[in-house]
Context: one part of a larger RNA
């Protein structure tokens, strides 16, 4: 020094576990904010820090419900001190209080700070309260140039806007990488991204549509036609409809003037739902075993044999499940009554007279949008320039013309079926199971890095229960050897399991 065994260290894979995540389905919501929001700063506790709570009335406060014995949130125990059957803690409703930054709103600012001014009160050299941005809307008041008047100014009055928020929706503006084996038309792609605007859904929409000589009867969404007609340096690619089948289904309005009075709204009744809750069926022996829910025997219950938990695998131990029941306050949605008088609005009816969309349609030139890249190129939209008719009329049928069909442009509302999940609430999984599932099971968008925009980890498991190891030894301590606990300490807190790499002792064999 090699090789075998064998006992250990170091490591921390495996294995089992899950408090975390993915995905889904059904419901409910789908907004919050000058009555100051999201988000944040500083405080706040008997005690020093962090989380959560809250907010100078500060781990809270008034009231009403609900529950019924113990409580003063977690890390996190210990001490103290205190509350509660005159009902605490805790759960739920309504309300009060809510510093200082933030749209930030009196003025300023380097965010959580700095400085005012006007009225009220006041213990008066101070202090509390209030209010004081812009715009826009209505009323007033003023008011030039310039006579009336406007334009400007100014007062009040407003739950009027504003800022935020995950996707879905409209609209405006709007790339490049890529593809086309290069690349310039063309793709990508009206995509990404920016910027307005709204809702709970947006948006669209009740024919100047199709269609073909037969009809149909808004719009929207799915399956088909169909990767088809087509378009296309006819290249990558792009890519309809017309008809069919389903989802869903709904029609409608206008000016004036006269009548009539439906619906909103509001209040009240009854229901039903939502925010807290309440009842809730049936077991026991004897074995094993630290432990019984195993195993044996013999009940029971069941509109409940989902699920979790309890020292091993429990229908009857404990929570709870089926089921039934339950609201002072508040909301939300239906039903009836009342009011209510045209004022919110898509929208009542009747009768008279009237009205029935002009710089519009189409045309030139120049984009653009249609599946369609100017082609033969209808239809749409329009930057410029032009320009009809008036239902004895206009549009359209893919250049364009005649006939023929059809339909009425140039005003305006419209549920549904369709998208989409920041979030609640309930259930689900031939989903991860800690180098997996969110980045993030653990105080994570956290520690750390960057001037900054931005970038971003790692880290779970002691035992059923701390019974977390008094005491005594060795030691400066670290550690350890003993006793004790425990089913087990090779489960000792560096804690389950404990691989392999590496390292170390024995002992054999070899050199």
């Nucleotide at each position: 020094u090699g090789c075998a065994u064998c006992a250990g260290g170091u490591g921390g894979a495996u294995g089992c576990c899950u408090u975390g995540g993915c995905g889904a389905u059904g419901a409910u919501a789908g907004g919050c904010g000058a009555c100051g929001a999201a988000g944040g700063a500083c405080g706040u506790g008997u005690a020093a820090g962090c989380c959560u709570g809250c907010g100078a009335a500060a781990a809270g406060c008034a009231u009403c419900g609900g529950g019924g014995a113990g409580c003063u949130g977690g890390c996190a125990a210990u001490a103290a001190a205190g509350c509660u059957a005159u009902g605490a803690u805790c759960c739920g409703g309504u309300g009060a209080u809510g510093u200082c930054c933030g749209a930030a709103u009196g003025g300023g600012g380097a965010a959580a700070c700095c400085c005012a001014c006007u009225g009220c009160a006041u213990u008066c050299a101070g202090u509390g309260c209030a209010g004081u941005a812009u715009c826009c809307a209505u009323a007033c008041c003023u008011g030039a140039a310039u006579a009336c008047a406007u334009a400007g100014g100014g007062u009040a009055u407003g739950a009027g806007a504003a800022g935020c928020g995950a996707a879905c929706c409209c609209g405006g503006a709007g790339a490049a990488c890529u593809g086309a084996a290069c690349c310039a038309u063309c793709u990508a792609a009206g995509u990404a991204c920016c910027c307005g605007g709204a809702g709970g859904a947006a948006a669209a929409g009740a024919a100047a549509u199709c269609a073909a000589c037969c009809g149909a009867g808004a719009u929207u969404c799915c399956g088909c036609a169909a990767g088809u007609a087509g378009u296309g340096g006819c290249g990558a690619g792009c890519g309809a409809a017309c008809g069919c089948g389903g989802a869903g289904g709904a029609g409608c309005c206008u000016g004036u003037a006269u009548g009539u009075g439906a619906u909103a709204g509001c209040c009240g009744u009854u229901g039903a739902g939502a925010u807290a809750g309440a009842a809730g069926a049936a077991c026991a022996a004897g074995c094993u075993g630290g432990g019984a829910a195993g195993c044996u025997u013999g009940g029971c219950c069941a509109u409940a044999g989902u699920g979790g938990g309890u020292g091993a695998u429990a229908g009857c131990c404990c929570c709870g499940u089926a089921u039934u029941c339950g609201a002072a306050a508040u909301c939300u949605c239906a039903u009836c009554g009342g009011u209510g008088g045209u004022a919110c609005u898509a929208a009542g009816c009747a009768u008279a007279c009237g009205a029935c969309a002009a710089g519009u349609a189409g045309g030139g030139c120049g984009g653009g949008a249609c599946a369609c890249g100017u082609g033969g190129a209808a239809u749409c939209c329009u930057g410029u320039c032009u320009g009809a008719a008036c239902a004895u009329g206009g549009g359209g049928g893919g250049a364009c013309c005649a006939u023929c069909c059809u339909c009425c442009a140039a005003g305006g509302c419209u549920a549904a079926a369709u998208a989409c999940u920041c979030a609640u609430c309930a259930u689900c999984g031939a989903c991860c199971g800690a180098u997996a599932g969110u980045g993030a099971a653990c105080c994570a968008g956290u520690a750390c890095c960057g001037u900054g925009a931005g970038g971003g980890a790692a880290a779970g498991g002691c035992g059923a229960a701390a019974a977390g190891a008094a005491c005594c030894c060795c030691g400066g301590g670290a550690g350890g050897g003993g006793a004790g606990u425990g089913a087990a300490a090779c489960a000792g807190a560096a804690c389950c399991u404990g691989a392999a790499a590496c390292c170390u002792g024995a002992u054999g064999c070899a050199u």
Background:
Predicted 3D model of a 511-nucleotide part of an RNA (large-subunit ribosomal RNA, domain I) from Neisseria animalis. RNAcentral holds the full RNA, with entries from ENA and SILVA. The prediction has a mean pLDDT of 84.